[in-house]
Context: one part of a larger RNA
């Protein structure tokens, strides 16, 4: 100078506390570890791995397993040397990769050759093979915490201090005020998005208030340019006004005005630097191994196993609730290899057919929770749906191992969970649907989107993490 302290002081965070709601017990989804297996590929392991890489493992993927082939090779590219094709198509054997057989024989020309493709040989291709403790890049954590530094100068012999401490204040090293320190960088905040109010400008594919037609009905036609949207520039908040407090400071209360008040709310955005944190399997690379195999091609299997254990998730145990019935109101997405409407057939998944739509046009698409009555009447039940049986639909060469989804019957376990733990401070929690990425199909995951919509927070003594500033110290 750091680093620690069951040393002090001071200050913050859903850190406790004060609320709401959950996990932990039940079943089922998924991940992981064990375990087993020819393989159960590989990585991630406190926080900060464990619905994580994986925005989707039937085959492919795919890297593992067995088993059948190739060996200049699935790829790239030089070079000698031959050569007319290579492919397709048929035929035989194979599970296919392929091998053998037949057919069939490339294109431009200045006729010198050139190109593309084959074969043999030769440099060399390839390795999701080690090595994240040799690396680049990227990322995660402390942590959006208030820090981390530097010129000059001043002080100590020096290491180093000062400046960054003090005195208020701040979300903040944010600001004022002192002061051997004056000034500066990175970091805060502001500049950048969206969101809340209002002008303007523009009016389709969006709107419909006046005005006229029309219809069972609708903005459905004329028109309209208000309104609401929709998009593009603007305004608009600044502690800027008033009153108190305070050091005549900085900044705090409390008020007006306002659509909104002191960072309006959200989001991008992550200093110096910690953890040889994580990635050699995105990709890049240095060594190090391999070259008839650790390349590579195929076919089946396997990541899907299952005495067990732990993480996350979803359902549920009910009447603030199950069931049938009626009829209300979104916002963001998405579509042409594709979204598909009306009609038609099927209890249902879906089928038939194919208007529209490259989309403010058409289409997915009926939000649902909520509300209006109505039934159950406290039970293992009209709760709950696990398992199985049947019989069926879709995608796709293929649902047997191992897809999702439907109807019919079955009708488990569960009556609110032990120590011990998590979320989460306002449009949040908590609940209730929607869409969308990956995708042939497959979602209780992720991502995004909107109804409905609260509780409590005295306070900082405790537990956790952090920040200044002092102190100890046999620690670096």
């Nucleotide at each position: 100078u750091g680093a620690c302290g069951g040393g002090g002081g001071c200050c913050c965070g859903c850190a406790c506390a004060a609320g709401c709601g959950g996990g932990g017990g039940a079943g089922c989804a998924u991940g992981u570890g064990g375990u087993u297996u020819a393989a159960u590929u590989c990585g991630a392991c406190g926080c900060a791995a464990c619905g994580c890489g994986a925005a989707g493992a039937a085959c492919c993927u795919u890297a593992c397993c067995u088993g059948g082939g190739c060996u200049u090779g699935a790829c790239a590219u030089g070079c000698a040397c031959g050569g007319g094709a290579c492919a397709a198509c048929c035929u035989u054997g194979g599970a296919a990769a392929c091998a053998a057989g037949g057919c069939u024989u490339c294109u431009c020309u200045u006729c010198g050759g050139a190109g593309u493709c084959c074969g043999u040989g030769u440099g060399c291709a390839g390795g999701u093979g080690c090595u994240g403790c040799a690396u680049g890049g990227c990322u995660g954590u402390c942590g959006u915490c208030a820090g981390c530094u530097c010129g000059u100068g001043u002080c100590g012999u020096g290491a180093g201090a000062u400046g960054u401490u003090g005195g208020g204040u701040u979300a903040a090293g944010u600001c004022c005020c002192g002061c051997a320190a004056c000034g500066a960088g990175c970091g805060c905040a502001a500049c950048c998005c969206c969101u809340a109010c209002c002008u303007u400008u523009a009016g389709u594919u969006g709107c419909c208030a006046u005005c006229g037609g029309g219809u069972c009905a609708u903005g459905c036609c004329g028109g309209g340019a208000a309104c609401u949207c929709u998009a593009a520039a603007g305004g608009g908040a600044c502690u800027g006004c008033c009153g108190g407090u305070g050091a005549c400071a900085a900044a705090c209360c409390g008020g007006a005005g306002g659509a909104a008040g002191g960072u309006g709310g959200g989001g991008a955005u992550g200093a110096c630097g910690u953890c040889a944190a994580g990635u050699c399997c995105u990709c890049a690379u240095g060594g190090c191994c391999u070259u008839u195999a650790u390349g590579u091609c195929c076919a089946g299997g396997g990541c899907u196993a299952c005495a067990c254990a732990c993480g996350u998730a979803c359902u549920a145990c009910a009447a603030u609730g199950g069931c049938a019935u009626a009829g209300a109101c979104a916002a963001a997405g998405a579509g042409u290899c594709g979204c598909a409407a009306g009609a038609c057939c099927g209890c249902g998944a879906g089928g038939u057919g194919g208007a529209g739509c490259c989309a403010a046009u058409c289409u997915c698409a009926u939000a649902a929770a909520a509300c209006c009555g109505g039934u159950c009447u406290c039970a293992g039940u009209u709760c709950g749906g696990a398992u199985u049986g049947g019989a069926g639909u879709c995608u796709g060469c293929a649902a047997c191992u191992c897809g999702a989804c439907u109807c019919c019957a079955u009708g488990a376990a569960g009556u609110u969970g032990g120590a011990a733990u998590c979320g989460c401070u306002a449009g949040u929690a908590a609940u209730c649907g929607u869409g969308g990425a990956u995708c042939a199909g497959c979602a209780u995951g992720c991502c995004a989107c909107g109804g409905u919509g609260a509780a409590u927070a005295c306070g900082u003594u405790c537990c956790c993490g952090g920040g200044c500033c002092u102190u100890g110290u046999a620690c670096a």
Annotation
Predicted 3D model of a 476-nucleotide part of an RNA (small-subunit ribosomal RNA, 3' major domain) from an uncultured prokaryote. RNAcentral holds the full RNA, with entries from ENA. Its Rfam family is "Bacterial small subunit ribosomal RNA".